[in-house]
């Protein structure tokens, strides 16, 4: 100033006034420094706990004391004018104040001075007092009062100091110049180097200074029994901080979040000249991220700030919103209800079990939800108005105003089970199981670990268990974790005693008396905010939550008091320790001298052809004379014997004798001192190798050379050989430097031996101190073991240890010439590594014992041919299985068809066989004919049998019911087999040991075939094996004699037990006897063994045989059988026909024959046994060269038959590829069968191959055994039989013995093995794949230094300009952000190359370790 009320005035359009009222903007107070947020910085007197200012400060507030008196100029703001795009700014006129100047008055106020008193803490305070100085103020008023100024005292806040306390990392060990102290002086509100001058060099610091890295601090919170350990959001305290850094102004207070200046980044506006911003305040946006909310209502309540007050302001604060993010609480219903429905899921599936009293169903209740209704506390103040009190401006009383949340909370009524369950898990820890898909797949997993065709582990069902309006996962922290051990562990072997010693700080200390009172205990006092914990109450329906009291805040500080114990201080003692004195010991130590053997080299002399040397061997040496043997000389090292778990030293270590020096140790005496011990850091000593200088160098002997070995041998063995090995001197500082045991003092049962004394001496019992052994008790100890020399029980001290690997490695420092030593990590990466023991196992450990294991013997195989089995190979198939030993003449004890399971090819499909059950039927099978390889189709023929007449047999139909598979799994399984191994083990009960795993017994001396017996014994007994009982054989007896036998009588023949008789013999089968080391001798405790013992037919198990433990090979078989499970169903089932298992460059097992004279051949001739025969052996006879064939008799068998060879006799071949040998081939025939081609046996003639004793190497056999002869018989029609199974004839040779090979038992040892040596198990090198050191460079970051520049500002300094003054402008100085430069340090990132490491189903080399690991 605009407006409104009000006057005036008007041409009714307005215009003037300006006292009221109201309202912007300005000028002046007060406040903006408080409330609210964030946690960058800060390891600090920042923060907590106590305490001091006798060194301070203050607006408001209360309170004491007193003043409030004159005066001046100005300037905003309004007008005017100007510049800019704008922010803004100038320039002129004018105008007020409680705004600002100047004087006056003043003290219990300040300053100087002086002088009593009192008091304490050094400086001093405090009171009383003398004297000088110097300094205020504002008004307004309703006349009550609000201000103002000065002062004194309090509250409440602030500001300073000071003791404790309050991360890491020594791979930061030094650091400091205003540093650190003193004068003096500025400066502050105020002490102070706080700053300036000047002196003096001091301060800090192993009780961690300085630097580097993290971190706001507390009260609390979480966990823990506590002690501690992480933590520090929400709520209170304090501290810091407001873009980033620096300044100050201004004020009582700031060096100020929403105030200023200057610089920087960064955004924004621009007319390009120049402005303008700071949400770590509420909300809200972006961005980042795994993730965090509404651009809400209200000052109604509490609280600020201004104000007399109404009242204005307040994103503080009350309240709403979202969020299952947390805590609480309450619901989703209760009682009945079985045919235990129905459906689902599992099974032993006519049915069962679960889901489950669940559900239908019937009764009952309504909290919540929902509809309607009602409906709060928080509100009392200020204020207005009325009344009283009485001291007139203060309190009191009563009405009335105010509610954002909110029609919320809370109540009522009304119907009705009505509106409301999920998530994990289910192998074990850990509460909860089955089914089915899948098939080391897809998947799970915290830690073990699932999954490879029967997954409670994966996916799903169905059902269970937990919790639950929330379940589960992830992260983090605490616990458990006595696993960093104060409470609370350890170091002999598990990881950890420093290599020894001397000693400093430090820690710790013998005995007695006194003081003190620091440590300690006791009492009071003050303090340790509240809140939060804990406890009793109370208040929301309960509860969470809240609010009352009260205990606690385990601690800090000040006082009083006690004084045993530790400390201090003083005096004393000896007993620990030292010291003398007298002895005695020692390979102790340092320097010097001497001496022998040995070796080696020279020299000489003998003396010849090797020597050497090793498992062999070879390089080497040697006729130029070696090796060997003698003499003499020279050299260097070492020091036999004695010598001994013996001595000695601190450890390392020390050995010939002797002399000097030196040190120690024990004993003994008890003279003299009069307390130790221990040790970070430090010092000294310190083997062997090695290093440096100089010496010496015999022997040995790395490297190196050569020969051997060996696949290869950079080894091992051998032949040389240089450094070293020695000496002086100087470095290294490490060793499994070990007793894998630190140093000291103290206790604690024994025996025993030895070393040095000493005491006694009788050689008897025995003692003592120091030392070095052995064994042992309690006791420790995981055990192993340790035990007066302690690893035990107590005391002090120092040293080190925290799971394996990376790694004593890497970067750093330190030391060293160097080699390298010390000190000493991280990433990453495993779930182990590791001690002691304990059964097995295994050993190119060891004992002791057995076996045809060797060895001593025979005789074979391995060479040839063939047979046969297997591999391979080939094929349409050549079916399958067996695969070291323990497959390979094996399943197969009979593959021409079948067999048979394969192949080609043609059929069939409720389908071949068979079984029960019914019911029907009388035929099936034939036969005939086409077709066809056959099976098969088609067509045609054909009407049982018995009877007691019920029926039965038999076959055929039909129908139900069971199909069928030699398909796969033998690693789902049963039975059964092999093998070790007929080996002598292999367990259990009870008891005793051990903490257990387990041991013992079962070991231990004998023995023995034999864990068989005997002694002995913490074992006593038993079991299943051994043995024995069975069978056959060998001997005798008694019984019984036919089909056997015939002595002895008859008979009869050509002969023959043929007959008739006999039971004497054989021999046949029933019983029985015998043999038990049973009897003698010896040895021996036994037991048992020895014997050319006796006796016997047999002697020590008489000979054989069946008999096979606990278990081991996931040993073999789904193909002999059975079986779960899978798989095929017009086919993987079935039926035929042919072909195939019989192939054939080749490789191996089993075997026949043979190579030949101990033999072939030929003629002659003698004796078994055990077995079989009727679709069958077959006698005799005849015929064929013969296999056989035709008659023929016997026999359903001790009757008959199959039915002997090798041998013996004679004779022939004479040593050759033959008169050996038979393969092959070729004719020719026989027999069986449906059929003999693929693919059968035999027979004759003929053909006459390969072999002429078989490499390495390997097999069997110990007596009627090898060897050889030959004979039956199972399968079968036949046969590929030379196999296999008995059976008998003829009949040996050798075993010294256990050294070795192989296999086995038992006792022991070692072990890094336990799938068990066919184990584990190490390194390069090749791959990939991760982290990580070096690295020439690049490249960031903090902080410091030196030098240049130097905003804005405080302080200071000036003559000229403004202003009456106060005081300003200007310039100028000191300082300083910041800025630039330069040169170092420190700490990151990243790199081209590069070192190692760690990892990873099947690469390569090779075997280093583990056993004597093949060389400990």
């Nucleotide at each position: 100033a605009a407006c409104g009320a009000u006057g005036g005035u008007u041409u009714c359009g307005g215009c003037c006034a300006g006292g009221c009222g109201a309202c912007g903007a300005c000028c002046g107070g007060c406040g903006c420094a408080c409330g609210g947020g964030u946690g960058a910085g800060u390891a600090a007197c920042g923060c907590g706990c106590a305490u001091g200012c006798a060194a301070c400060c203050a607006a408001c507030c209360u309170u004491u004391a007193a003043c409030u008196g004159g005066g001046g100029g100005a300037u905003a703001g309004c007008c005017c004018g100007a510049a800019g795009a704008a922010a803004u700014u100038c320039g002129g006129a004018u105008u007020a104040a409680u705004a600002c100047c100047c004087c006056a008055u003043a003290a219990u106020a300040u300053u100087a001075u002086g002088a009593a008193g009192u008091u304490u803490c050094c400086u001093a305070a405090c009171u009383u007092u003398u004297u000088a100085a110097u300094u205020a103020a504002a008004g307004c008023u309703u006349c009550g009062g609000c201000g103002g100024u000065u002062u004194u005292a309090g509250a409440u806040g602030g500001g300073c100091a000071u003791g404790c306390g309050u991360g890491a990392c020594a791979u930061u060990a030094g650091c400091u110049a205003g540093a650190u102290g003193g004068u003096a002086a500025g400066g502050u509100a105020a002490c102070g180097g706080c700053u300036u001058a000047c002196c003096a060099u001091g301060g800090c610091u192993a009780c961690g200074a300085u630097g580097u890295c993290u971190a706001g601090g507390g009260g609390g919170u979480c966990u823990g029994a506590g002690a501690g350990g992480a933590u520090g959001g929400u709520c209170c305290c304090c501290c810091a901080c407001a873009c980033u850094g620096g300044u100050a102004c201004u004020g009582a207070g700031a060096c100020a979040c929403g105030g200023a200046c200057c610089a920087g980044a960064c955004u924004c506006c621009u007319a390009c000249g120049g402005g303008a911003g700071g949400c770590a305040g509420c909300a809200g946006u972006g961005a980042g991220g795994a993730a965090u909310a509404u651009u809400g209502g209200g000052c109604a309540a509490u609280g600020g700030a201004c104000g007399c007050a109404a009242g204005u302001c307040u994103g503080a604060c009350c309240c709403a919103g979202c969020c299952a993010u947390g805590c609480c609480g309450c619901g989703u219903g209760c009682a009945g209800g079985a045919u235990g429905a129905c459906g689902g899921c599992c099974c032993u599936a006519u049915g069962g079990g679960u889901u489950g009293u669940a559900a239908a169903c019937u009764g009952c209740u309504u909290u919540u939800a929902u509809a309607c209704g009602g409906g709060a506390a928080g509100a009392a103040a200020c204020c207005u108005a009325c009344g009283g009190a009485c001291g007139u401006g203060u309190c009191c009383g009563u009405a009335g105003c105010u509610g954002a949340c909110g029609g919320u909370a809370c109540c009522g009524u009304a119907a009705g089970a009505a509106u409301a369950a999920g998530c994990a898990u289910c192998g074990g820890c850990u509460a909860a199981c089955u089914c089915c898909g899948u098939g080391c797949c897809a998947g799970c997993a915290g830690c073990u670990g699932c999954g490879g065709u029967a997954a409670u582990a994966c996916g799903g069902a169905g059902g269970a268990u937990g919790c639950a309006g929330g379940c589960g996962u992830u992260a983090u922290c605490c616990g458990g974790a006595u696993u960093u051990a104060u409470u609370g562990g350890g170091u002999u072997u598990a990881a950890a005693g420093g290599g020894u010693g001397c000693g400093u700080a430090g820690g710790c200390g013998g005995g007695c008396u006194a003081a003190u009172a620091a440590g300690u205990c006791a009492g009071u006092g003050g303090u340790g905010a509240a809140a939060u914990c804990c406890u009793u109450c109370a208040g929301c329906u309960u509860a969470a939550c809240u609010g009352a009291a009260g205990a606690a805040c385990u601690g800090c500080c000040a006082u009083u008091g006690a004084u045993a114990c530790u400390g201090u201080u003083a005096g004393c003692c000896u007993u620990g320790a030292g010291u003398a004195c007298a002895g005695u010991u020692g390979a102790g130590g340092u320097a010097g001298g001497c001496g022998g053997a040995a070796u080696g080299u020279g020299u000489c002399a003998u003396g010849u052809a090797g020597u050497g040397g090793u498992g062999a061997a070879a390089u080497g040496c040697u006729u130029a004379g070696a090796u060997a043997u003698g003499a003499c000389a020279c050299a260097g090292a070492a020091c036999a014997c004695c010598g001994a778990u013996u001595g000695c030293g601190a450890a390392g270590g020390c050995a010939g004798c002797u002399u000097a020096c030196u040190a120690a140790a024990c004993u003994g005496u008890u003279a003299c001192u009069g307390a130790c011990c221990u040790c970070a850091u430090g010092c000294a000593c310190g083997a062997a190798a090695g290093c440096g200088u100089g010496g010496g160098g015999a022997g040995c002997g790395a490297a190196c050379a050569g020969g051997a070995u060996u696949a290869g041998a950079u080894a091992c063995c051998c032949u040389g050989g240089u450094a070293g090995u020695c000496c002086a001197c100087g470095c290294c500082g490490u060793a499994a430097a070990c007793g894998a045991u630190g140093a000291u003092c103290a206790c604690u049962c024994g025996c025993u031996g030895u070393u040095a004394g000493c005491a006694a001496u009788a050689c008897a019992c025995a003692g003592u101190u120091a030392g070095c052994g052995g064994c042992u008790a309690a006791g420790c100890g995981a055990a192993a073991g340790c035990a007066u020399u302690a690893a035990g029980u107590g005391a002090u001290c120092c040293a080190c240890c925290u799971g394996g690997g990376g790694a004593g490695u890497a970067c750093g420092g330190u030391c060293g010439c160097a080699a390298g030593a010390u000190u000493g990590a991280a990433a990453c990466u495993c779930a182990a590594a590791g001690g002691a023991a304990u059964u097995g196992a295994c050993g190119g450990g060891g004992g002791c014992c057995c076996g045809c294991a060797c060895a001593a013997g025979c005789g074979g195989a391995g060479g040839a041919a063939c047979a046969u089995g297997u591999g391979g190979u080939u094929u349409a198939a050549u079916u399958c299985g067996a695969u070291g030993a323990u497959a390979c003449g094996c399943g197969a004890g009979g593959a021409a068809c079948c067999u048979u399971a394969c192949c080609u090819g043609g059929g069939c499909u409720u389908a071949a066989a068979u079984g029960u059950g019914u019911u029907u039927u009388g035929a099936c099978u034939u036969u005939a004919u086409c077709g066809g390889a056959a099976a098969c189709g088609a067509u045609a023929u054909u009407u049982c049998u018995c009877u007691u007449c019920g029926g039965a047999g038999c076959g055929a139909a039909a129908u139900a019911c069971a199909a069928g598979g030699u398909g796969c799994u033998g690693c789902a399984u049963g039975g059964u087999u092999g093998u070790c191994g007929u080996c002598a083990g292999c367990u259990c009960g009870u008891g005793c040991c051990g903490u257990g795993a387990g041991g013992u017994g079962u070991c231990g001396g004998g023995u023995u075939a034999a864990g068989u017996c005997c002694c002995a014994u913490a074992a006593c007994g038993a079991g299943c094996g051994c043995a024995a009982c069975c069978c056959u054989c060998a001997u005798c007896c008694u019984u019984a004699g036919u089909u056997g036998c015939c002595a002895g009588c008859g008979g009869a023949u050509a002969a023959u037990g043929c007959c008739g008789g006999g039971g004497a013999c054989u021999c046949u089968a029933a019983g029985g006897a015998g043999a038990c080391u049973g009897c003698c001798a010896g040895u021996g405790u036994a037991a048992a063994c020895u014997g050319u013992g006796a006796g016997g037919a047999a002697g020590g198990u008489g000979a054989g045989g069946a008999u096979g433990a606990c278990g081991u090979c996931a040993a073999a078989u789904c193909a002999g059988c059975a079986c779960g499970g899978c798989c095929c169903u017009u086919a993987u089932g079935u039926c035929c026909a042919g072909g195939g298992c019989u192939a054939c460059a080749c490789a191996c097992g089993u075997g026949u024959u043979a190579c030949a004279a101990u033999g072939g051949u030929c003629g002659g001739u003698a004796c078994a046994a055990a077995g079989g025969g009727c679709a069958g052996c077959u006698a005799c006879u005849a015929u064929g060269u013969g296999a056989a064939u035709a008659g023929a008799u016997g026999c359903u068998a001790a009757u008959c038959u199959c039915u002997a060879a090798a041998u013996c006799c004679g004779a022939u071949c004479u040593c050759a590829g033959u008169u050996c040998g038979g393969a092959u081939c070729g004719a020719a025939g026989u027999c069986u069968g449906c059929a003999a081609c693929u693919c059968g046996a035999c027979u004759u003639c003929g053909u006459g191959a390969a072999g002429u004793c078989g490499g390495a190497u390997c097999c069997g056999c110990u007596a009627g055994u090898a060897a050889u002869c030959g004979g039956a018989u199972a399968u079968c029609a036949g046969c590929c039989a030379u196999g296999a199974u008995c059976c008998g004839g003829u009949g040996a040779a050798u075993a010294c013995g256990u050294u070795c090979c192989c296999g086995g038992g038992c006792c022991u040892u070692g072990u890094a093995c336990a799938c068990a040596c066919c184990g584990c198990c190490c390194g390069u090198c090749a791959a990939a794949c991760c982290a990580u050191g070096g690295a020439a460079g690049u490249u960031g970051g903090g902080g410091g230094u030196g030098c240049c520049u130097g905003a804005a500002g405080u302080c200071u300094g000036u003559u000229a300009c403004c202003g009456c003054a106060a005081g300003g402008a200007a310039c100028g100085g000191c300082c300083u952000a910041g800025g630039g430069u330069a040169a170092a340090a420190c700490c990151g990132a990243u790199a081209a190359c590069u070192g190692g490491g760690g990892u990873u189903a099947a690469g390569u080399c090779g075997u280093a370790a583990c056993a004597a690991g093949g060389u400990a």
Molecule: small-subunit ribosomal RNA
Organism: metagenome